[in-house]
RNA sequence: CUGACCCAGGUCAUGGUGGACGGGGGACCCAAUGCGGGCCACAUGGGCCCGCUGGGGCGAAUCGGUCCAACGGACCGUAGCGCCGCUCUCAGCCGCGCGAGCCCGUCAGCUCACCCCGUAGG
Numbered sequence: 001c002u003g004a005c006c007c008a009g010g011u012c013a014u015g016g017u018g019g020a021c022g023g024g025g026g027a028c029c030c031a032a033u034g035c036g037g038g039c040c041a042c043a044u045g046g047g048c049c050c051g052c053u054g055g056g057g058c059g060a061a062u063c064g065g066u067c068c069a070a071c072g073g074a075c076c077g078u079a080g081c082g083c084c085g086c087u088c089u090c091a092g093c094c095g096c097g098c099g100a101g102c103c104c105g106u107c108a109g110c111u112c113a114c115c116c117c118g119u120a121g122g
Stems, first nucleotide, its partner, number of pairs: 001122002006019003020119006030109001034052007054107001055104004063077006080098004085093003
């Protein structure tokens, strides 16, 4: 300097504590309430049944394509992120790199009160 990554008091020191900050869960209001098939009803609006698909969080790390003896893998591109440089510097552009991983466990829209977690790394 970047970052939520800090401050106070206390301790031999750490932990824990308080504050601040960041993230998650969580009402009213509002929003939303998938796809396919069958049956019934009907002027319109609809009802019932069956099948398929889980969903979410941290993070830039999503989405798409091609190929492969294919529960998956390789490659290409891409939303996005980072770095250097340049320019006409509320920003744009060239180049390079990344475009992961982990967690919850069938549950999560928003969200007052309230609850939980975090205070690194370079």